This is a predicted structure of a 95-nucleotide RNA (c-di-GMP-I riboswitch aptamer) from a Gammaproteobacteria bacterium.

[in-house]
RNA sequence: UUCUGAAAAAGGCUACCGCUUACGAAAGUUUGCGGGCGCAAAGUCACCGGUCUAAGGGAUUUCCCACGAAAUCCUAUGACAGCGGGAUUGCCGGA
Numbered sequence: 001u002u003c004u005g006a007a008a009a010a011g012g013c014u015a016c017c018g019c020u021u022a023c024g025a026a027a028g029u030u031u032g033c034g035g036g037c038g039c040a041a042a043g044u045c046a047c048c049g050g051u052c053u054a055a056g057g058g059a060u061u062u063c064c065c066a067c068g069a070a071a072u073c074c075u076a077u078g079a080c081a082g083c084g085g086g087a088u089u090g091c092c093g094g095a
Stems, first nucleotide, its partner, number of pairs: 002095004012039002016035004022029002037082001043088003047085003050080003056075008
């Protein structure tokens, strides 16, 4: 340096639940504590696919004198790195 493994050792993260702090329209993110599903990158990055949300925008329908109101559908510029691929950094062991 490359490939490979997580048995051991030292560690790390934290699904989900409970309490708690803040942001957001929502999805979701976030602070601290406790329990602990699991993870060899469950470190980082929205590049590709996929999934979630729909504030705003658009369309349709209904109510209404009108202003407006309600419902349905579409839409990412929003989100998910613990959905998969890719990029990148990395502890220990083996070859």

Annotation: Rfam family: c-di-GMP-I riboswitch aptamer. On this family, see Weinberg et al., Nucleic Acids Res 2007: "Identification of 22 candidate structured RNAs in bacteria using the CMfinder comparative genomics pipeline". Model confidence (mean pLDDT): 84 of 100.